[in-house]
Context: one part of a larger RNA
Molecule: large-subunit ribosomal RNA, domain II
Organism: Chloroflexota bacterium
């Protein structure tokens, strides 16, 4: 892991709906009997139950009752059949589809492992160190003390058994459910060990590590309550067909649970009431806007009052300052509104429309984690594949075509089949189906094919405005002067370091100088001027497309790719390819209608589907009835190209070697690929 067999809505009881049936203002037996049988059945039992009259808290009245003073009004009631079998759907209790805890509690078995005691035994090679004490001798006044000996003490040394495990390596389906080797700790001690015996789970035991109590101890095993409980996980087994959801809301010790509603499904009732559109009557304060109200905000005018200076007995005057209100411009407001829309939303009429519309009552539910995208809000950071509401839309529960790939974008909803056909997104040079189309501009950057503040004699189109054949603008030739080194400053300042002022002359024309430069002059340039030449020259603004702005990691790598200068972008056009969309033709099937009422026929609309509801079936076992098959070969295997929408069914060969199948009723231990299923092979 794989194959085979097993493997999950069951049964009672009550209630409740729907079918069906039997009897009916009545249904109907229950325990029990009686005869009897192969078994069911038959008969009898009226006790109870449900109906069939209500209303009141009751006394009690009664089609009425209650409440009230009421002959008032409200309130419940009086119109409508029940009942008991059988068949199914659901609830409720019972273990109640299945498997699964950790855990709780009784009652037992364990201290042959191990913790600690307790009694009685054992064990410890050698070797080293040499306390106390004694004794000699030196010493003292006596002692203390020294010195040589003896002398053998210690939770001493060093080492082997024995105990033990530091560190490293191996081993890791090992030799081993804790091991080998190498080094390592103690080895007369709080030592190490035999044998016996003692402490038991709500406890023992413990030089506390929650350590240990027979290979898993924050409470041991067994066994029992017991199918504990699991709002959690898995998983839950044939086949068609119809219809087809939800991830809201309210309350919840509630938030990954449940309840009611909400959305589905089926039945029965009603019959266009529903939707859609035009009209035509209504509320409304959003979006813009505005500023009249409440607030906030700039600029400017005026002024009341403050500051500040002056005068000062008081009055008073002044002002480069402040400034309320008020005018006067131009703005801001979700909790401003003097205005206001589109839409939407309510009611009426019409007309379209048959749309799995609508509405009402019952029978079954599922949902209550939602996701992206668009557009209006709020939170955030006008962040986020965030978050949190409103309105739509896809997925969710949708294949199929685009989008290179690709839940949520964008085309489009898959009953089947066809080697028919025209479309839609979206394309039509190759890859790759279709234009190397068809016109009129654009781009030069491989932009296209990523990105921004910004910055630029790219280059298209359009506008303004200046010069300008009385010669512009660019270029080249000349010329660009005098008073004057203007005054100040300053060492020096002579057009150019700084302040001042910027005037006069001669001229075609020249600044009290535009930049370079000099220590200061000097020099070189421009403004301005004249001539050669000759036709456009600048300035600005709008706008189209490109330019720079431009760094990332495994490899080009920011068109899918090759490549393209158009096969790029702009604008018109005319073909064509493209899906399971839409026609065509054939077939299933729901359902509606008209028709025939047995089959059917002809129309008209449908048939994507999770979670669910509803409806039809197709196999297994096994009983019952009828008719049956079988050594001339049953079941079972196994091959095969039949049949039916499927679940299945048939028929041949071969194996096989004894029992089976139809038909119709019934009853279920009635369907396997998944539950880390469960057992067996392999």
């Nucleotide at each position: 892991g794989c194959c085979u067999g097993c493997g999950a809505g069951u049964u009672a009881a009550u209630u409740u709906c729907a079918g069906u049936g039997g009897c009916a203002a009545g249904a109907c037996u229950a325990a029990g009997g009686a005869a009897g049988u192969g078994a069911c059945a038959u008969c009898c039992g009226u006790a109870a139950u449900c109906g069939u009259a209500g209303c009141g808290a009751a006394a009690g009245c009664g089609a009425g009752u209650c409440u009230g003073a009421a002959u008032a009004g409200g309130g419940c009631g009086u119109a409508c059949a029940g009942u008991c079998g059988c068949u199914g759907g659901a609830a409720u209790u019972a273990g109640a589809c299945a498997c699964g805890a950790a855990a709780c509690c009784u009652g037992g078995u364990g201290a042959g492992c191990u913790a600690c005691c307790c009694a009685u035994g054992g064990g410890c090679a050698g070797g080293g160190u040499g306390a106390a004490g004694c004794g000699a001798g030196u010493g003292u006044a006596a002692a203390a003390a020294c010195u040589c000996g003896u002398g053998g003490a210690g939770g001493c040394c060093c080492g082997a058994a024995c105990c033990u495990u530091u560190a490293g390596c191996a081993g890791u389906u090992a030799c081993a459910a804790a091991u080998g080797c190498u080094u390592g700790g103690g080895a007369u001690g709080a030592c190490c060990u035999g044998u016996g015996g003692g402490u038991a789970g709500a406890g023992g035991u413990g030089a506390u590590a929650u350590g240990c109590c027979a290979a898993a101890c924050g409470a041991a095993c067994c066994a029992g309550g017991a199918g504990a409980u699991a709002g959690c996980u898995u998983g839950u087994u044939c086949u068609c067909c119809c219809c087809g959801a939800a991830a809201u809301a309210g309350c919840u010790u509630u938030a990954g649970g449940g309840c009611u509603a909400g959305c589905g499904u089926c039945a029965u009732g009603c019959g266009u009431u529903u939707a859609g559109u035009a009209c035509c009557g209504g509320a409304g304060g959003u979006a813009g806007a505005g500023c009249a109200c409440u607030g906030g905000a700039u600029g400017g005018g005026c002024u009341a009052g403050a500051g500040g200076g002056c005068u000062u007995a008081c009055c008073g005057c002044u002002u480069a300052u402040c400034g309320a209100a008020c005018c006067u411009a131009a703005c801001c407001a979700a909790a401003c509104u003097c205005c206001g829309a589109a839409u939407g939303c309510c009611g009426g009429u019409a007309c379209u429309c048959c749309a799995g519309a609508g509405c009402a009552u019952g029978g079954c539910a599922g949902u209550c984690g939602g996701a992206c995208c668009a557009c209006g809000g709020g939170a955030g950071a006008u962040g986020a594949g965030u978050u949190u509401c409103g309105u739509g839309g896809u997925c969710g529960a949708a294949a199929g075509g685009g989008a290179a790939a690709g839940a949520g974008c964008c085309c489009a909803g898959a009953c089947c089949a066809u080697c028919g056909g025209c479309u839609a997104a979206g394309g039509u040079c190759c890859u790759u189906a279709a234009a190397u189309c068809u016109a009129u501009g654009c781009u030069a950057a491989g932009u296209g094919g990523g990105a921004a503040a910004c910055g630029a004699g790219g280059u298209g189109a359009g506008g303004u405005u200046a010069c300008u054949g009385u010669a512009a603008c660019a270029a080249c030739c000349a010329g660009g002067a005098g008073g004057u080194u203007g005054g100040c400053u300053u060492a020096g300042a002579a057009g150019c370091a700084g302040c001042c002022a910027c005037c006069c002359u001669u001229u075609a024309a020249a600044a009290a100088g535009u930049g370079c430069g000099u220590a200061a002059c000097a020099g070189c340039u421009u403004a301005c001027u004249g001539g050669u030449c000759a036709a456009g020259u600048g300035a600005c603004c709008u706008u189209g497309c490109g330019c720079g702005g431009a760094a990332a990691a495994u490899g080009u790598a920011a068109c899918g790719g090759g490549g393209c200068u158009a096969a790029g972008c702009a604008u018109a056009g005319u073909a064509c390819c493209g899906a399971a969309g839409c026609c065509a033709u054939g077939g299933g099937u729901u359902u509606c209608a008209a028709c025939a009422u047995u089959a059917g026929u002809u129309g008209g609309a449908g048939c994507a589907g999770u979670a669910g509801g509803a409806g039809a079936g197709c196999g297994u076992u096994c009983u019952g009835u009828c008719a049956g098959c079988g050594g001339u070969g049953a079941a079972g295997g196994u091959c095969g190209a039949c049949u039916g929408u499927g679940a299945a069914g048939g028929c041949g060969g071969c194996u096989g070697g004894a029992g089976c199948g139809g038909a119709c009723a019934g009853a279920a231990g009635u369907g396997a690929g998944a539950a880390u299923g469960c057992a067996g092979g392999c």